[in-house]
RNA sequence: AUGCGGGAGAGCGCGGCCGCAAGUCAGGCCGCCGCCGAAGGCGCAAUUUCCGCCCGGAAACGCUCAGGCAAAAGGACCGCAU
Repeated sequence: AUGCGGGAGAGCGCGGCCGCAAGUCAGGCCGCCGCCGAAGGCGCAAUUUCCGCCCGGAAACGCUCAGGCAAAAGGACCGCAU
C1' cells in the first nucleotide's frame, strides 16, 4: 500500500424558499440555535503523554476552519493476510 474483519462521539433540531409525485413529501438551497472529534487542517496558550531534561518539536492534548450529529456512508486507529 491492497484485501478482509473490528471501529467511538454528538440533532432524524427549528424556520424560510425552490421542486413535483401535491404528500402534514423523496430531494435541493439559504438562515438560526444546540452539540461532537477519530478523515483533513491549525496551535503548543492550559492539562497530560512522548522525543532522557531545558529549548524546540510531536500527539489520541487543545481549537472546531473543514467535516460530522437516525440508518447507510465515512471514520483515526486495531487485528489478520499479501
Source information: The prediction has a mean pLDDT of 79. The RNA shown here (Glycine riboswitch aptamer) has 82 nucleotides and comes from a soil metagenome. The RNAcentral record of the sequence draws on MGnify. The model forms 80% of the base pairs in the Rfam consensus.